The RNA shown here (Purine riboswitch aptamer) has 102 nucleotides and comes from Croceifilum oryzae.
Rfam family: Purine riboswitch aptamer. Its Rfam clan is "Purine riboswitches". From the family's description: Riboswitches are metabolite binding domains within certain messenger RNAs that serve as precision sensors for their corresponding targets.
Its mean pLDDT, the model's own confidence on a scale to 100, is 79.
[in-house]
RNA sequence: GUCGAGGUAGACUUAACGUAUCGUAUAUUUUCAGGAAUAUGGCCUGAUAGUCUCUACCCAGCUACCGUAAAUAGCUGGACUACGUGUUAUGAGGUCACCGGG
Numbered sequence: 001g002u003c004g005a006g007g008u009a010g011a012c013u014u015a016a017c018g019u020a021u022c023g024u025a026u027a028u029u030u031u032c033a034g035g036a037a038u039a040u041g042g043c044c045u046g047a048u049a050g051u052c053u054c055u056a057c058c059c060a061g062c063u064a065c066c067g068u069a070a071a072u073a074g075c076u077g078g079a080c081u082a083c084g085u086g087u088u089a090u091g092a093g094g095u096c097a098c099c100g101g102g
Stems, first nucleotide, its partner, number of pairs: 006099003010096005017091001018088001022084004026056001029049001031047005041066002050057001058078007
């Protein structure tokens, strides 16, 4: 300089839009391109496929493997989103105000 996650016994407003469970989808997965690291490392960016499907496609840990090269592998735990089911009580969304620092 630009923008603004999040919060609240606040105001106004919308009007059922909210929350918990379970089910379906998808396996938080596939295939590539470019770049990066190198046993104290093993990532980043973009694209692609996958769902009668919008979105997401990661995080943490463990084990193995790679003798310094360009490539990772397996396992464990964790969701989010869409739709359905259906539980609960007054929640939820929007704008403003105030707080707040990305």